Overview: Predicted 3D model of RNase P RNA and transfer RNA as a complex of 447 nucleotides. Rfam match: Bacterial RNase P class A. Rfam describes the family as follows. Ribonuclease P (RNase P) is a ubiquitous endoribonuclease, found in archaea, bacteria and eukarya as well as chloroplasts and mitochondria. The family's RNA type in Rfam is ribozyme.
RNA sequence: UCAGAGGGUCGGGUAAUCGCGGAAGUCUUUCAAGACUUUCCGAGGAAAGUCCGGGCUCCAUUGAAGCAGGAUGCCGGAUAACAUCCGGCGGGCCAGUUUUCGGACUGGUUCAGGGAAAGUGCAACAGAAAGCAAACCGCCCUGAUUGGUCAGGGUAAGGGUGAAAAGGUGCGGUAAGAGCGCACCGCCGGUCUGGCAACAGGCCGGGCAUGGUAAACCCCAUCCGGAGCAAGACCAAAUAGGGACGGCCUAUGGUGAGCUUCAACACCGCCGUCCGGGUCGGUCGCAUGAGGUGGCGGGUAACCGUCAUCCCAGAUGAAUGAUUACCACCCGAAAGGGGACAGAACCCGGCUUACAGACCCUCUGACGCC
RNA sequence: GGGUGUGUAGCUCAGUUGGUUAGAGCCGCCGGCUCAUAACCGGCUGGUCGGGGGUUCAAGUCCCUCCGCACCCACCA
Numbered sequence: 001u002c003a004g005a006g007g008g009u010c011g012g013g014u015a016a017u018c019g020c021g022g023a024a025g026u027c028u029u030u031c032a033a034g035a036c037u038u039u040c041c042g043a044g045g046a047a048a049g050u051c052c053g054g055g056c057u058c059c060a061u062u063g064a065a066g067c068a069g070g071a072u073g074c075c076g077g078a079u080a081a082c083a084u085c086c087g088g089c090g091g092g093c094c095a096g097u098u099u100u101c102g103g104a105c106u107g108g109u110u111c112a113g114g115g116a117a118a119g120u121g122c123a124a125c126a127g128a129a130a131g132c133a134a135a136c137c138g139c140c141c142u143g144a145u146u147g148g149u150c151a152g153g154g155u156a157a158g159g160g161u162g163a164a165a166a167g168g169u170g171c172g173g174u175a176a177g178a179g180c181g182c183a184c185c186g187c188c189g190g191u192c193u194g195g196c197a198a199c200a201g202g203c204c205g206g207g208c209a210u211g212g213u214a215a216a217c218c219c220c221a222u223c224c225g226g227a228g229c230a231a232g233a234c235c236a237a238a239u240a241g242g243g244a245c246g247g248c249c250u251a252u253g254g255u256g257a258g259c260u261u262c263a264a265c266a267c268c269g270c271c272g273u274c275c276g277g278g279u280c281g282g283u284c285g286c287a288u289g290a291g292g293u294g295g296c297g298g299g300u301a302a303c304c305g306u307c308a309u310c311c312c313a314g315a316u317g318a319a320u321g322a323u324u325a326c327c328a329c330c331c332g333a334a335a336g337g338g339g340a341c342a343g344a345a346c347c348c349g350g351c352u353u354a355c356a357g358a359c360c361c362u363c364u365g366a367c368g369c370c
Numbered sequence: 371g372g373g374u375g376u377g378u379a380g381c382u383c384a385g386u387u388g389g390u391u392a393g394a395g396c397c398g399c400c401g402g403c404u405c406a407u408a409a410c411c412g413g414c415u416g417g418u419c420g421g422g423g424g425u426u427c428a429a430g431u432c433c434c435u436c437c438g439c440a441c442c443c444a445c446c447a
Base pairs, nucleotide, nucleotide: 001366002365003364004363005362006361007360008359009358010357012327013326014325015324016323017322018321020042021041022040023039024038025036026035027034028033044341048352049351051350052349053348054347055346056228057227058226059225069224070223071222072221073220074088075087076086077085078084089113090111091110092109093108094107095106096105097104098103114219115218119217120216121213122212136159137158138155139154140153141152142151143150144149167185168184169183170182171181172180186208187206188205189204190203191202192201193200194199232284233283234282235281242275243274244273245272246271247270248269253268254267255266256265291310292309293308294307295306296305297304298303329338330337331336371443372442373441374440375439376438377437380396381395382394383393389427398414399413400412401411402410420436421435422434423433424432
């Protein structure tokens, strides 16, 4: 310098005109609204998915405990809370260095990382055997036999099956072998030291009894009431219907399931005033908040404290747009062209997903120079 | 805006407690039967189990994430 991977920050700026939404102000005024040479504000890092956690509101008379159900899961911290974040520990993988070839150290990356010597379950096919192991080929011993081979026994080093075969490597040992014995590494138990802890290191003991799976049931510890702003609260029209009071009318009227007539029976009114409920519609909830920016202090950090300063969308058939000028970036010789993902809907902290381009940091590889 | 459910062959559905190669009916194609068609009989084709990642020896099934589709909602009584 180029390429790749990961992480972080930003995701055009300034101004003018017109339009739209909101707030304030002034004026008119029928007091409900209207008008304006006025002023100010007007999308995001994800506003998205709705995957977690909270605020807020209502419900169950209130609170507590238990059962059921769900979630989380190394340790410590941060926080209103979390499955988030920060720091540490441990394991896996990759690379490098070193080596007595057993291993050790460094860097990067990744992990839903409690418990499998509490219990239950599962492991198809293959294979002799899949969990208080077992013996197909093989190896060794004994016997039979001319021999091929057969029978009995020992063994688990080698072969074979499988995802997985009961500590690994080496030396000794043995008929052949085997933790059978020993050294190193691993494992288990006890103990000491360091650390808040996870854990690490040392010493002693045990030849090893104790394989995997809990994103299978389960056990242990901790946490969780449910629903959601279309939550919820309030104001309230016309028409229709309901109720109360007053007035008029007491059958001659109307209705009664295919139609007509008669008889019987049942039911029903009109006007005025007032009351309460719902609907259409409207108001609040609704933006001063776990708030932004800057300084100082504490802390490795996440974050916390304090001081100063700022007010920064609030719509609801849902505003946030269009044009122009200059500057910055990219393509192009120039003219000129281009700029992604994407649009708030009660609010906030996270996670995940989408994203043109610019800048910074770390790591890896290639090339060049010293 | 908020919530619930669902996705397996062209269509409609099964798939048990993870296990050998994911099945059934209709549709389609081929053959038979018939003078011919349908029905019937026999056979065949057709699946990235919505996409991706993880757990596990092994995933349609268990877990996470993304995508598509469908449905529900105010107040009073």